The RNA shown here (FMN riboswitch aptamer (RFN element)) has 128 nucleotides and comes from Candidatus Zhuqueibacterota. It matches the Rfam family "FMN riboswitch aptamer (RFN element)". From the family's description: The RFN element is a highly conserved domain that is found frequently in the 5'-untranslated regions of prokaryotic mRNAs that encode for flavin mononucleotide (FMN) biosynthesis and transport proteins. The model forms 100% of the base pairs in the Rfam consensus.
RNA sequence: UUUAACCUUCGGGGUGAGGUGUAAUUCCUCGAUCGGUGGUGAAAGCCCACGACUCUCCGCCCUUGGCGGAGACUGAACCUGUGAAACUCAGGUGCCGACGGUUAAAGUCCGGAUGGUAGAAGGUUAGA
Numbered sequence: 001u002u003u004a005a006c007c008u009u010c011g012g013g014g015u016g017a018g019g020u021g022u023a024a025u026u027c028c029u030c031g032a033u034c035g036g037u038g039g040u041g042a043a044a045g046c047c048c049a050c051g052a053c054u055c056u057c058c059g060c061c062c063u064u065g066g067c068g069g070a071g072a073c074u075g076a077a078c079c080u081g082u083g084a085a086a087c088u089c090a091g092g093u094g095c096c097g098a099c100g101g102u103u104a105a106a107g108u109c110c111g112g113a114u115g116g117u118a119g120a121a122g123g124u125u126a127g128a
Stems, first nucleotide, its partner, number of pairs: 001128010015031005032108002034097002036050004045095002054072008077093005099111003
C1' cells in the first nucleotide's frame, strides 16, 4: 500500500408578513429559506448512480412482527462567460421536493425517527 473479517464514532437542512375563513406556519398575495451519499477531466438538489418513503415476491426466524435477498416505484436546468477540461465554477433566469397526521390542501409544522440507510473517518486481527 492492498485484500478480507470485525469493532468504534459520525451520518438531513429549512417560513415570515398580509388576506379569506368557524378553522390554514397547509389555501391566496408578496417575500424568505433548505439541499443526504458516492462518482464525474473542475467544486452538482435538478448529469450518472445510491440511500431514505411506499408496495410486491422469495427465504429464514423467537411470526400483530423481525432479518436477509430480489424487484416495482423514484422530482427538477437552461443560457452566457472563463478554461485544456465545467449540464458541477462565475453571472443570469428558472425548476423540484416521500408517507401518515392536522378544525382546511404542508419541501420548511407534528409523527414514524432517541429509528434506519447510502456512506465517511478511525482502529483491531489475519493474509499478500